[in-house]
RNA sequence: CUCAUCGAGAGGGGCAGAGGGACACGGCCCGCUGAAGCCCCGGCAACCACCGUCGACGCACGCCAUCGACCGGAAGGUGCCAAUUCCGUCCCAUGGCAGAGAGCCUGCGUGUGGGGAAGAUGAG
Numbered sequence: 001c002u003c004a005u006c007g008a009g010a011g012g013g014g015c016a017g018a019g020g021g022a023c024a025c026g027g028c029c030c031g032c033u034g035a036a037g038c039c040c041c042g043g044c045a046a047c048c049a050c051c052g053u054c055g056a057c058g059c060a061c062g063c064c065a066u067c068g069a070c071c072g073g074a075a076g077g078u079g080c081c082a083a084u085u086c087c088g089u090c091c092c093a094u095g096g097c098a099g100a101g102a103g104c105c106u107g108c109g110u111g112u113g114g115g116g117a118a119g120a121u122g123a124g
Stems, first nucleotide, its partner, number of pairs: 001124006011041005019030003024089004042081003047077002050073003053069004085118001090115006096108004
């Protein structure tokens, strides 16, 4: 840099000792009934690899190899185990409220939905 996924799931112990939820701001949470970090054990999930099944390609037929699946298994390599990636921030749509008005309109620490940005994880 590219692609996929991110509303589900899964915690105990030991050391440690005041922070933590990526960054900034705002909000809201978690934390001395013990945060971060490190270690041990346990668990979750199934991205990659692996095994199988089915299909494609190929072949006289079959096997192997290769490719594919919105399939099944298992758990080797990662990852993860408060809250949607905790929520918002930018854009679009549509409401609400306030203001002005004939109407177009303006504003909002405002609701809902969609999309970005950023980030995380995996694979390349």
Record summary:
This is a predicted structure of a 124-nucleotide RNA (SAM riboswitch aptamer (S box leader)) from uncultured Marmoricola sp. It matches the Rfam family "SAM riboswitch aptamer (S box leader)". Clan: SAM clan. The prediction has a mean pLDDT of 82. The sequence is in RNAcentral, with records from MGnify.